[in-house]
Molecule: small-subunit ribosomal RNA
Organism: uncultured prokaryote
RNA sequence: GAUGAACGCUAGCGGCAGGCCUAACACAUGCAAGUCGAGGGGUAACAGGAAGAAGCUUGCUUCUUCGCUGACGACCGGCGAACGGGUGCGUAACACGUAUGCAACCUACCCUUAACUGGGGGAUAGCCCAGAGAAAUCUGGAUUAAUACCCCAUAACAUUGUAAACUCAUGUUUUUACAAUUAAAACUCCGGUGGUUAAGGAUGGGCAUGCGGGACAUUAGUUUGUUGGUGAGGUAACGGCUCACCAAGACUACGAUGUCUAGGGGUUCUGAGAGGAAGACCCCCCACACUGGUACUGAGACACGGACCAGACUCCUACGGGAGGCAGCAGUGAGGAAUAUUGCGCAAUGGACGAAAGUCUGACGCAGCCAUGCCGCGUGCAGGAUGAAUGCCCUAUGGGUUGUAAACUGCUUUUAUAUACCAAGAAACCCCCCAACGUGUUGGGGGCUGACGGUAGUAUAUGAAUAAGCACCGGCUAACUCCGUGCCAGCAGCCGCGGUAAUACGGAGGGUCCAAGCGUUAUCCGGAUUUAUUGGGUUUAAAGGGUCCGUAGGCGGAUUUUUAAGUCAGUGGUGAAAGCCUGCAGCUCAACUGUAGAAUUGCCAUUGAUACUGAAAAUCUUGAAUCUAGCUGAAGUGGGCGGAAUAUAUCAUGUAGCGGUGAAAUGCAUAGAGAUGACAUAGAACACCGAUUGCGAAGGCAGCUCACUAAACCAAUACUGACGCUAAGGAACGAAAGCGUGGGGAGCGAACAGGAUUAGAUACCCUGGUAGUCCACGCCGUAAACGAUGAUCACUCGACAUUGGCGAUAAACUGAGUGUCCUAGCGAAAGUGUUAAGUGAUCCACCUGGGGAGUACGGUCGCAAGAUUGAAACUCAAAGGAAUUGACGGGGGCCCGCACAAGCGGUGGAGCAUGUGGUUUAAUUCGAUAAUACGCGAGGAACCUUACCAGGGCUUAAAUGCAAAAUGACAGAUCUGGAAACAGAUCUUCCUUCGGGCAGAUUGCAAGGUGCUGCAUGGUUGUCGUCAGCUCGUGCUGUGAAGUGUCGGGUUAAGUCCCAUAACGAGCGCAACCCCUAUCUUUAGUUGCCAGCGAGAAUGUCGGGGACUCUAGAGAAACUGCCGGCGUAAGCCGCGAGGAAGGUGGGGAUGACGUCAAAUCAUCACGGCCCUUACGUCCUGGGCUACACACGUGCUACAAUGGCGGAGACAAUGAGCAGCCAACCCGCGAGGGUGAGCUAAUCUUUAAACUUCGUCUCAGUUCGGAUCGGAGUCUGCAACUCGACUCCGUGAAGCUGGAAUCGCUAGUAAUCGCGCAUCAGCCAUGGCGCGGUGAAUACGUUCCCGGGCCUUGUACACACCGCCCGUCAAGCCAUGGAAGCUGGGGGUGCCUGAAGUCGGUCACCGAAAGGAGCUGCCUAGGGUAAAACUGAUAACUAGGGCUA
Repeated sequence: GAUGAACGCUAGCGGCAGGCCUAACACAUGCAAGUCGAGGGGUAACAGGAAGAAGCUUGCUUCUUCGCUGACGACCGGCGAACGGGUGCGUAACACGUAUGCAACCUACCCUUAACUGGGGGAUAGCCCAGAGAAAUCUGGAUUAAUACCCCAUAACAUUGUAAACUCAUGUUUUUACAAUUAAAACUCCGGUGGUUAAGGAUGGGCAUGCGGGACAUUAGUUUGUUGGUGAGGUAACGGCUCACCAAGACUACGAUGUCUAGGGGUUCUGAGAGGAAGACCCCCCACACUGGUACUGAGACACGGACCAGACUCCUACGGGAGGCAGCAGUGAGGAAUAUUGCGCAAUGGACGAAAGUCUGACGCAGCCAUGCCGCGUGCAGGAUGAAUGCCCUAUGGGUUGUAAACUGCUUUUAUAUACCAAGAAACCCCCCAACGUGUUGGGGGCUGACGGUAGUAUAUGAAUAAGCACCGGCUAACUCCGUGCCAGCAGCCGCGGUAAUACGGAGGGUCCAAGCGUUAUCCGGAUUUAUUGGGUUUAAAGGGUCCGUAGGCGGAUUUUUAAGUCAGUGGUGAAAGCCUGCAGCUCAACUGUAGAAUUGCCAUUGAUACUGAAAAUCUUGAAUCUAGCUGAAGUGGGCGGAAUAUAUCAUGUAGCGGUGAAAUGCAUAGAGAUGACAUAGAACACCGAUUGCGAAGGCAGCUCACUAAACCAAUACUGACGCUAAGGAACGAAAGCGUGGGGAGCGAACAGGAUUAGAUACCCUGGUAGUCCACGCCGUAAACGAUGAUCACUCGACAUUGGCGAUAAACUGAGUGUCCUAGCGAAAGUGUUAAGUGAUCCACCUGGGGAGUACGGUCGCAAGAUUGAAACUCAAAGGAAUUGACGGGGGCCCGCACAAGCGGUGGAGCAUGUGGUUUAAUUCGAUAAUACGCGAGGAACCUUACCAGGGCUUAAAUGCAAAAUGACAGAUCUGGAAACAGAUCUUCCUUCGGGCAGAUUGCAAGGUGCUGCAUGGUUGUCGUCAGCUCGUGCUGUGAAGUGUCGGGUUAAGUCCCAUAACGAGCGCAACCCCUAUCUUUAGUUGCCAGCGAGAAUGUCGGGGACUCUAGAGAAACUGCCGGCGUAAGCCGCGAGGAAGGUGGGGAUGACGUCAAAUCAUCACGGCCCUUACGUCCUGGGCUACACACGUGCUACAAUGGCGGAGACAAUGAGCAGCCAACCCGCGAGGGUGAGCUAAUCUUUAAACUUCGUCUCAGUUCGGAUCGGAGUCUGCAACUCGACUCCGUGAAGCUGGAAUCGCUAGUAAUCGCGCAUCAGCCAUGGCGCGGUGAAUACGUUCCCGGGCCUUGUACACACCGCCCGUCAAGCCAUGGAAGCUGGGGGUGCCUGAAGUCGGUCACCGAAAGGAGCUGCCUAGGGUAAAACUGAUAACUAGGGCUA
């Protein structure tokens, strides 16, 4: 785009078309084929007339008779019924289409021409009578007519035969002669109409032939009247059409036969076309008429509304017997998603009959139903903004949109409604009149005739009045927001959407596209170059046969001549009409219709052209083959020979192991192995040469040699003369494994056995070992049979190497091979590139999404294994190729890190502290929870904190602001109740300049939430990781993703720097800049310092001093700067120099692009959701501190490098007024009391380890201090749950810690104490700082972990915690096999055999013709038998597909 459509929602009108696609299923009822009285006998019905009779209202009614007339039932006869109408079962066929032919034919009615139309005869239907039967119907008798039937006559241009002539054959034509045979019907108005014969025409048919158009080869052979001949029969006619005889043919790979499907064409739809699909309506042809068969009649049928027979079905029946055929028009049932009225009329067109009037006509013309389609019209037009209100949305004091939309004003009236008028289609036939010719024809005029239909149309009236929906809005694809829902409900053509912010579901608002329709479904073409003729491919995506030979076929070198089949051109015929296209015209337009043209690309015939192809003939040498001379090779087949190695056997020497592995064991060995030596036997394979080599068609081929066979190459002649190329079927060869028969068997070695390994190990490893491997003969016929690249020919840049020839044993050159790199070109790219995957030619093979499946079934081959040929159902939306970026690897290379190693000290065992899990609980609030949670948020839970639980209270509330109106309180104190909050009672009680201020209470608006979502977020943080990376601009390369830069060679802690370079630059990171610390200088000296001077009993206490320490400002200093070596450089090395410090001096702050939907809604902020007398808020008490248990992080220990006691010495950072607290007094002590100083370099604060003296003497101790008892101190409203500390007493575990695991590279580890934050106090052994003492070790980068760069493989990309294979279990689906059971169509044999044609007979009928009867052949159908084919179903069974 289209449709004979259907379904859903919706619907105003008209025109023109169309309307059972399914059950060729069954049909009630009515109609669809009759007509002619001008063929006939007649008279049942109707009408008229005549005659008679009766009644009587004397011109009416009734009755009877008469075919007399109009007419006419039934009958005889003629014509028609073979047309028109329906359907598409069958048919793959001369059925259809197209083009020819019939010298092999027929044709009623019609036209033309010629001739004729004489005589005679006997019947029969009807009517009448009788009879049988329920009916249908039938029988008998008598009588009768014809355009019914028969006989005779006449007759030829008819038919047949004979003879002659002519012609090229069968034969035909013409002419002539002779012989034989065959015709008729009447009616009449007398004009004619009809009849018979013959010839011709027209029309319609019959037959034959060429060409054309389905599927399947998993259908390869078919056929016996079959193929042909002779003769006969038959037919309208040819013909095996039929029969007798003879011959053995005929068809087939250019697809016979079989099976399945199907009416064919004009045309229709689509498409640029070529094609593809279809064959409704209309036209042509065919076939059919309940199923099957048969003939009759007839011009024509083997006959839709005829006959006979058989069958199935339905109906009637008196059970004896009968009737029927809607695939005609309506209509009914059924089937189905689905398809109409039991209408009107013959007015028109057409048909049958008729002389005509006319009759008949479900053909046809019309109407009815249906949006089924096409076309047309309308549902109004103009103005109208405060851009109203509603609705919807938002960033919400407001804006946007609906939207000029509405209201309102003006205008119009198609259509609908009402009323009135009113067609065309009609002209003939016929009748009347006139005219011409001349007697029935033509022309003119008038008259008659309309189903549709009072319809189309026209006019008038009224009034916007009567008239809009459907689908869609994620992309494709025009059109966006809100709400609801929450992987639910649902959507979906493909991709896909939905798991709490859905433009995708449902609703709404808005919008978009079409519009009386809009969507959905189904089907066809297109897009699809996705079957490729136009117009595709085959290295890796699907696809080159394993190779060669060769048949058919296809294709084929040069020159000349002939021919004209292909080819090209002209002409003629045909290609029906309708349709398509173009012009014009008619309905108001259009659809629709008319008319004219063009087209119909085809077929046939004919005339010409001859380049090319073909055919025929002749010639040629360049393709191809052959001869001669060489040469080459692991080419093949058969025979002979050889050495090394191995195994075995014998002997000898000799002694304890051998062998094997990652390590072992099984195994062999004291009965003497292994090792060594000698001799012997056996089988298999041929080291070195050896290669990037060579040969062969491929498979493949390797010691040496002989024989036979084949081949390539080269050189130079000669010779044949296109002999060529390819190759479907076919034949041959064809690795390994395997099979059969017979040998052989050393080594190796499936199966098997044992030993190991392992969770297991039906494996990898080891020890053995059978088939096999080897030979001969025969099968198999497959491989990643690969260059994943068919064969042949021609052409197209180069470089290098190599093999064997020629050449001179040439580095030159030449032709044949084998390889590597590369240009153009090609290619999706990788790549290929004279050995093409380039450019052309010829032929063959093969492919058409993945899976199912190279499976099933069938066929062929095979001994088997199996091979070959080779599907479908079903299922998925992908499967695949090449390349790119990452990630990953029990891949590779380089490098780094307390990563390992080397060391030191810990953890894991004990007790305790603390955090977590778990459990418990009314609650044990919440979060963090691999590394990157667990002394974490918390830098301090007795109340508070507090978020949790129980109980008791409050409801605008605990705080603040604004507004309103009112008030003078609020508050404080006391008392009562209470656990308190709170409630109640009593007492006291504003200021003012009078404007107001202040205060609380009330009301309203704003609250509040540690409730949820860290997967909606901001901010902040952890980690990879202080790892060296992450990117950009421009340029260049690539079709592109991308690459380059950023890679390479060096170097560095570093993408740090250098060199090289299609890259050149730049940014974020690195480094540096910042802070602390180590040295010095300078400035300044108080609260710090005190060398020298003075005072003082003594303390830098004082006077003084700035020298020193120190304090805190400013500066200096370090940069591979210098030297030596190495290096192009960057840079590295040096026990270098100098220097306080040396190669980033040490430490800190500083964290690129990003990753983990990492953590946090409970710091804070914030979107959305949720609660509002509660999930808010106040209070008391409890809980966060529980305790069979498990884990993490710590503290204290287990002791002598120690404990205890005495004495003595040395810091730094800090903090301090509700504070630090000197000194003195009391207390054993925690502490208490009195009380100076200090808002701080001024006052406050014993450093400890250490040193020294003494004691303890290896023990559960003078170690260790848990636990418990008692007594106290302090803080605080309050130490019960649940604080710290002191004293006395008690004195647990623990004697250095399993597997495993952590930290640390120098002022570090280890060890020792001090300070601070939080804080009333403190569960601090934690955290953050400070100083004191102060080590050991690093060979090195193999390994473990983490990381960086380059490279490689990848089927991974939520990226190896990936992906993914198979069994098993469960469900569903389709399929194969299958004992069986049950259908279908076709063929064959045998039996039977209706009707009927033909033949035979005929004693019956008939004068005869002929008929009845009987009978033969054939046949539909029926029965039966054995096979084949093809379905459905089936216990059981097999594999496959899909499912979390």